The RNA shown here (Glycine riboswitch aptamer) has 108 nucleotides and comes from an uncultured Anaerolineales bacterium. The prediction has a mean pLDDT of 81. It matches the Rfam family "Glycine riboswitch aptamer". Rfam describes the family as follows. This family represents the bacterial glycine riboswitch.

RNA sequence: UGGAAUGUCGGGGGAGAGCGCAAGCGUUUCGCUUGACACCGAAGGGGCAAGUCCGCCGCACCGCCAACGGCGCGCGAAUCUCUCAGGUCAACGAACCCCGCCAAGUUC
Numbered sequence: 001u002g003g004a005a006u007g008u009c010g011g012g013g014g015a016g017a018g019c020g021c022a023a024g025c026g027u028u029u030c031g032c033u034u035g036a037c038a039c040c041g042a043a044g045g046g047g048c049a050a051g052u053c054c055g056c057c058g059c060a061c062c063g064c065c066a067a068c069g070g071c072g073c074g075c076g077a078a079u080c081u082c083u084c085a086g087g088u089c090a091a092c093g094a095a096c097c098c099c100g101c102c103a104a105g106u107u108c
Stems, first nucleotide, its partner, number of pairs: 002108001005106001006103002009100005018037001021035006038088003044084001045082003051075002054072005
């Protein structure tokens, strides 16, 4: 000097699914709460494949080891999956992407 990666914050973009029904309350064009039914998946959260750690058994010959196979257990990703939570006019929110300050010259 330059690039890359990470995080908070700010700005921009950002899908899906009942503007449904019943009851109650209120500041009564509407909003909120509760309930039942029907749906969505991209806040958050849960689950796991290959693989891999470890243990046991087999292969197996007198014994041992490696490789290989089997069983058990743990680790193990997502935009997959579950639908707990959240959401189903708009608004808010929203994974993810872009830009910027800062952390910080942290790291290469």